[in-house]
Molecule: Glycine riboswitch aptamer
Organism: uncultured Pelagibacteraceae bacterium
RNA sequence: ACGGGAGAGAUCACGAUUUUAUUGUGACACCGAAGGAGCAACCACCCAGGAAACUCUCAGGUAAAAGGACCGU
Repeated sequence: ACGGGAGAGAUCACGAUUUUAUUGUGACACCGAAGGAGCAACCACCCAGGAAACUCUCAGGUAAAAGGACCGU
């Protein structure tokens, strides 16, 4: 660089735009695979350090598109 690439609300309320589907704020519910945070062994034996696709959900996301850890060439 190219290809693949999951989950969960096209939710509700009040507005804006003005052409009916975008968008703002708030509320409730939900998701983990941007980013971020936590820790077992171990180390140390006072504090500290300490991985992940596990846990949390701050951030992010919940039609499509976009994004996307990661995988292949």